The prediction has a mean pLDDT of 84. A computed fold for a 1368-nucleotide RNA from endosymbiont of Ridgeia piscesae, annotated as small-subunit ribosomal RNA. NCBI's taxonomy places the organism under Bacteria, Pseudomonadati, Pseudomonadota, Gammaproteobacteria, sulfur-oxidizing symbionts. It matches the Rfam family "Bacterial small subunit ribosomal RNA". Gene Ontology terms of the family: structural constituent of ribosome and ribosome.
RNA sequence: CACGCUUAACACAUGCAAGUCGAACGAGUACGACCUAGUUUACUAGGAACCGGCUAGUGGCGAACGGGUGAGUAACGCGUGGGAAUCUACCUAUUAGUAUGGAAUAACAUUUAGAAAUGAGUGAUAAUACCGUAUACGCCCUAUGGGGGAAAGGAGCAAUCCGCUAAUAGAUGAGCCUGCGUCAGAUUAGCUUGUUGGUAGGGUAAAGGCCUACCAAGGCGACGAUCUGUAACUGGUUUGAGAGAACGAACAGUCACACUGGAACUGAGACACGGUCCAGACUCCUACGGGAGGCAGCAGUGGGGAAUAUUGGACAAUGGGCGAAAGCCUGAUCCAGCGAUGCCACGUGAGUGAAGAAGGCCUUAGGGUUGUAAAGCUCUUUCAGAGGUGAGGAUAAUGACGUUAACCUCAGAAGAAGCACCGGCUAACUUCGUGCCAGCAGCCGCGGUAAUACGAAGGGUGCAAGCGUUGUUCGGAAUUACUGGGCGUAAAGGGUGCGUAGGCUGCUACAUAAGUUGAGGGUGAAAUCCCAGGGCUCAACCCUGGAACUGCUCGCAAAACUGUGUGGCUAGAGUAAGAUAGGGGAUAGUGGAAUUCCCAGUGGAGGGGUGAAAUCCGUAGAUAUUGGGAGGAACACCAGAGGCGAAGGCGACUAUCUGGGUCUUUACUGACGCUGAGGUACGAAAGUGUGGGGAGCAAACAGGAUUAGAUACCCUGGUAGUCCACACUGUAAACGAUGAAUACUAAAUGUUUGCCUAUGGGGUGAGUAUUGAAGCUAACGCGUUAAGUAUUCCGCCUGGGGAUUACGGUCGCAAGACUAAAACUCAAAUGAAUUGACGGGGACCCGCACAAGCGGUGGAUCAUGUGGCUUAAUUCGAUGAUACGCGAAGAACCUUACCAGUCCUUGACAUCCGACUUAAUACCACCAGAGAUGGAGGUAGACAGUUAGGCUGAAGUCGAGACAGGUGCUGCAUGGCUGUCGUCAGCUCGUGUCGUGAGAUGUUGGGUUAAGUCCCGCAACGAGCGCAACCCUUGCCUUAUUUUGCCAGCAGGUUAAGCUGGGCACUAUUAAGGGACUGCCGAUGUGAAAUCGGAGGAAGGUGAGGACGACGUCAAGUCAUCACGGCCCUUAUGGACUGGGCUGCACACGUGAUACAAUGGCAGGUACAAAAGGUUAACGAACUCGCGAGGGGGAGUAAAUCGUGAAAGCCUGCCUCAGUUCGGAUUACACUCUGCAACUCGAGUGCAUGAAGUUGGAAUCGCUAGUAAUCGCAGGUCAGCAUACUGCGGUGAAUACGUUCUCGGGUCUUGUACACACCGCCCGUCACACCAUGGGAGUUGGUUUUACCUUAAGACGGGGAAAUAACC
Repeated sequence: CACGCUUAACACAUGCAAGUCGAACGAGUACGACCUAGUUUACUAGGAACCGGCUAGUGGCGAACGGGUGAGUAACGCGUGGGAAUCUACCUAUUAGUAUGGAAUAACAUUUAGAAAUGAGUGAUAAUACCGUAUACGCCCUAUGGGGGAAAGGAGCAAUCCGCUAAUAGAUGAGCCUGCGUCAGAUUAGCUUGUUGGUAGGGUAAAGGCCUACCAAGGCGACGAUCUGUAACUGGUUUGAGAGAACGAACAGUCACACUGGAACUGAGACACGGUCCAGACUCCUACGGGAGGCAGCAGUGGGGAAUAUUGGACAAUGGGCGAAAGCCUGAUCCAGCGAUGCCACGUGAGUGAAGAAGGCCUUAGGGUUGUAAAGCUCUUUCAGAGGUGAGGAUAAUGACGUUAACCUCAGAAGAAGCACCGGCUAACUUCGUGCCAGCAGCCGCGGUAAUACGAAGGGUGCAAGCGUUGUUCGGAAUUACUGGGCGUAAAGGGUGCGUAGGCUGCUACAUAAGUUGAGGGUGAAAUCCCAGGGCUCAACCCUGGAACUGCUCGCAAAACUGUGUGGCUAGAGUAAGAUAGGGGAUAGUGGAAUUCCCAGUGGAGGGGUGAAAUCCGUAGAUAUUGGGAGGAACACCAGAGGCGAAGGCGACUAUCUGGGUCUUUACUGACGCUGAGGUACGAAAGUGUGGGGAGCAAACAGGAUUAGAUACCCUGGUAGUCCACACUGUAAACGAUGAAUACUAAAUGUUUGCCUAUGGGGUGAGUAUUGAAGCUAACGCGUUAAGUAUUCCGCCUGGGGAUUACGGUCGCAAGACUAAAACUCAAAUGAAUUGACGGGGACCCGCACAAGCGGUGGAUCAUGUGGCUUAAUUCGAUGAUACGCGAAGAACCUUACCAGUCCUUGACAUCCGACUUAAUACCACCAGAGAUGGAGGUAGACAGUUAGGCUGAAGUCGAGACAGGUGCUGCAUGGCUGUCGUCAGCUCGUGUCGUGAGAUGUUGGGUUAAGUCCCGCAACGAGCGCAACCCUUGCCUUAUUUUGCCAGCAGGUUAAGCUGGGCACUAUUAAGGGACUGCCGAUGUGAAAUCGGAGGAAGGUGAGGACGACGUCAAGUCAUCACGGCCCUUAUGGACUGGGCUGCACACGUGAUACAAUGGCAGGUACAAAAGGUUAACGAACUCGCGAGGGGGAGUAAAUCGUGAAAGCCUGCCUCAGUUCGGAUUACACUCUGCAACUCGAGUGCAUGAAGUUGGAAUCGCUAGUAAUCGCAGGUCAGCAUACUGCGGUGAAUACGUUCUCGGGUCUUGUACACACCGCCCGUCACACCAUGGGAGUUGGUUUUACCUUAAGACGGGGAAAUAACC
């Protein structure tokens, strides 16, 4: 400075909101003045209606304005522009009048009814109240003769003024008609009888079916009537670039309403907000008889609601009513109050101030930040406060506002800052708390122990007397697309034609001027918006002017285009003539093959059917075969991405009837065209009705199989149906998922059918296909047959589900079809393409993957690990492959982490401080105790520096605290290490190119390889990590070395022996080199890579073995190797000790050992290795004792020197198929060894005992050559303990056709609704709970309509009765 019941047009207490005029009238009143008397000028008493004032009544004007509200109304209600058949009080102008009479009636008096409201009777009275008569140019009516109609006075000494009557004109206001505009629904399609028009009359201020009578049968409607719902309309407001969309507060114009409904009266004007009558509901009064009332006026109350103010002041201003005026009235209005409700302006201080104070918060502990912020110092005083002066609104007077605005003076930084947010969008970050809890959230989404997202704090960001939330509107949203969208696959082309209305429409001339264009006139209220200027200190706000109001209307002009009219043309369209192809359609007839059935013959056991079978048929003669017959349906080959048709669709042959197309050439008509809402016709299959027909096939149904089941797939049967005629149905993935028509825009290739040409691979039409340029497309793709470029017309779409649904309607015999929602619910649904992954998809390839073989496991006993159970504890971890003889390369104590008990608390261990001590340390040994521990002794033992001081170091003891300590938790917070896919051949990058992009290409293709190995090709060219090679071992050779090894030659020597001399040739050892590269030859192959064969060679195509493990996957494993973040414990979750446990046993599983025997067992004899290790707690010889384990012994050896018996094998003998001379478990006794200690709980020996087991179900494992199998030996761990593990050598096989299948893997390709990626995704029923909707015996409300009944007031009319002054 504005604004303030958006909901209940719900109900209202109280006060106020419309009165005024005595200059229209009678009357009243003693208030003033007046008169008289008393008496102090004052006062008291009486009088009087002459003067002033006042006023109940009569009368006039006003009360129809102003103020409120938006219920109704989809309408001439409103807006805008026109119109003719009207009225208009007060106002203005003009003309003419204003003469003369009369009778009443309120007030009043009196009587009377009633509680009241309110009356009733009688009597008296006035007027600008009422009524005559006269006059009337003009006025009204008229049949043109005529007829009719007025008045009022009042004030003033007066001039004069105010009135009154009649009339005309104006102004103002109002009534009526009309073009255009004005919401949604068609699941509202037909509506209408005063309805549409006419004639006559009535009625009105006025046109008119406004009303009545008669006549006619009209009127409105897909350009949306009628019906239903919603809604006051407009200027404008909000938003928007605009076009629009939503709204209609305040201000202004119009309308409507006034408790609800109806009605008239009065009046210039009302059918009347603060009038009347009636009805209704409600409230109030009552004496119960009867009455009163209407805030959607201003305040205010209750109620409703998320929500909206004072029962204020004043008529000072502006305006209104009355009045001659003074003036009165005015909740209109002007002001004030309340409300941060909005807009605007201002303040809450300014300068200086680093010790960067304190406090807070964070911290890597250094510091950082809050922060010049504060304090301090120096200033200022707007606003608020106190005092004073004091406009303008007011022209002479009158100021509610008013403690006004403004100005002056005064005091003091004083009285004056909040709200939201800080994950992204979106400006702003840390800590703590919490732990999918509490909570947040506009969308995405946060929170499950390190939350910038929750809560708090510190800090920050943004606004600021406000800030945030919620609701609403527009925008963004081109997301209803007029401007400005789409329809092949995302939602969307009607199944197809014909055709009505409508829309669109070839060339040309003239005319016209409806559309169109130009200039102009009228209007488009004011306010608002915009521009300029001005006024409040600025601004908001206000004022003045301009522009604008994109609209409607009037005449004038132009004539290009559209329209209209007239005339012409032939390129569109059509007709005729001549040719031509065709499964185009309809009807009738004909044909052969096949199936089935019937008859007859032959024949004799099966047939049929399937993955395999069975049901089924068959000795009553099937199947098979031959002959004959019947009947129905369908038409092999030709046959083709070929033909025809509008689509559906059409296939043997012949005839008849018939539609359409195409080509060629002339002639004719002269735009006759295109599309097409409704409409109409056609329209596969299935289905329906009636009547036929019925061979085959075959829903339903039956049986047999399959299967967990099998209402299926397979088989055997089989009815509707399939066929025909007539009639319905009207739908399909009716698809090119692509409406019809026209024009234009590169080509190439095939094919059908015409014409020309005449041989050409030719030209030109009409079709039908493939590829493809430009262009288009989200991409895929389309591409003269467009999905390109354009035009015309139609249909259709607007997120998914609900829903090809419900209800209603139409059609149908039915089945059902067409049309077509909402509630509710989700945050997606969808298209195309990409990369992966997957597939009981495809192609190619590999692997002891299968197959071919050999040997096992699964059965037994034992060992060992795991699960489970048990327990005080049975410590912990590992759990498909990728846990389970795994961590553990070795649990009696220790280990040890577990349990019970007993102890310690700065600690068993580290650093720092203080005090004290001088030893520390080692050994011996006593007491108590289970021991840790506690107590008490002995022996040995005297460090370094030095200022010469027990001063410093060092060590020890004691004390206090920082801290130590934790195999406590989290491997899903981590590092490191490891397993696995997998020693599989892959995984990527740079640049370039392609693609809108994700991405692709390279890396694909043709060959080849063990290999992304190599070659060739290629919009790719290169590169990296992997492969291979480089490394180790081994196989051959050379050179060097020559002891501990070796012994060929030479010599010596023994019972024997490289034992000795000697030698280094050989073997061997240790080093260094060589050697193998597809190098050579041939063949194949692309003159390639490479493969095959061969030669030579110790070795041949990676010679063999090992180490070596790409990008990554499994939140794989490990916090108990170690390290480490966070959390937790701190006289214990830390530390010490004794004993126990980890070894516990109904059971289940894994990995092994030993066996079941004769390819063997036992006994005796006999031969040959390799590798590795060994020193005082080592390996340990000879010799010796013991049946043996082992004991004694102690040579040699820091090792090619010494020590350690190989076994299977071979030779001989016995056993002779048995639970055994197999097998060795279990158990008893007696021993040995290690060790403080073998009870729980070690290994071994002897003797005795002698279990199961006679080759192992389903299933399953390993292995491709010095391998499997078999045999022993050694080592690590270790006091002792090995069937395990890691190595070593001895003996020493079989088989591989091959890649169909199983498992795993690689490359390419394909599909995908998967991406946590098939252990994926996902559908339906059922059970329970909840939400929404529907049904439900019924019950009830609202709105509208129709029919009928009753009826108030009132108007008009008719009839009757009564009363009555002026007039007759």
RNAcentral holds the sequence, with entries from Greengenes.